[in-house]
Molecule: transfer RNA
Organism: Candidatus Parcubacteria bacterium
RNA sequence: CGCGGGGUGGUGGAGCAGGACCACGGAGGUCUCAUAAGCCUCAGACGCAGGUGCAAAUCCUGCCCCCGCAA
Numbered sequence: 001c002g003c004g005g006g007g008u009g010g011u012g013g014a015g016c017a018g019g020a021c022c023a024c025g026g027a028g029g030u031c032u033c034a035u036a037a038g039c040c041u042c043a044g045a046c047g048c049a050g051g052u053g054c055a056a057a058u059c060c061u062g063c064c065c066c067c068g069c070a071a
Base pairs, nucleotide, nucleotide: 002069003068004067005066006065007064010024011023012022013021019054026042027041028040029039030038047063048062049061050060051059
């Protein structure tokens, strides 16, 4: 240098048929004599840049990082 797979809240995953979901964790409330469990609410994320489009995690282009294969 070439080919393939991957990068999504603090953690682990889903979503690549264009309009961000689940579990755990965190904060507040409720319940309890109290704690835990349960229930309710909230905050928090699409590797970076650009393009198309009303709208991009998703489609297109370039780049960065990780894993593997070939040489």